[in-house]
RNA sequence: GCUGGCGUAGCUCAGGUAGUUAGAGCAUAGGACUCAUAAACCUAAGGUCGGAAGUGCAAGUCUUCCCGCCAGCA
Numbered sequence: 001g002c003u004g005g006c007g008u009a010g011c012u013c014a015g016g017u018a019g020u021u022a023g024a025g026c027a028u029a030g031g032a033c034u035c036a037u038a039a040a041c042c043u044a045a046g047g048u049c050g051g052a053a054g055u056g057c058a059a060g061u062c063u064u065c066c067c068g069c070c071a072g073c074a
Base pairs, nucleotide, nucleotide: 001073002072003071004070005069006068007067010026011025012024013023019057028044029043030042031041050066051065052064053063054062
């Protein structure tokens, strides 16, 4: 330099056919339980969906450019 993949909560990821409010597990906080702690239980908080632009009634999802990471080729 070329090609392909990935980027969504603090972490690991789902959502990929555009369509109702963006979700799960772990972690965190609170509650309940217990003599007490842990586990299991209930609840809550936590997101400019990497950035910008475009298409469209509507974009996490499609298109283009840029950024970062990974792999392959040279």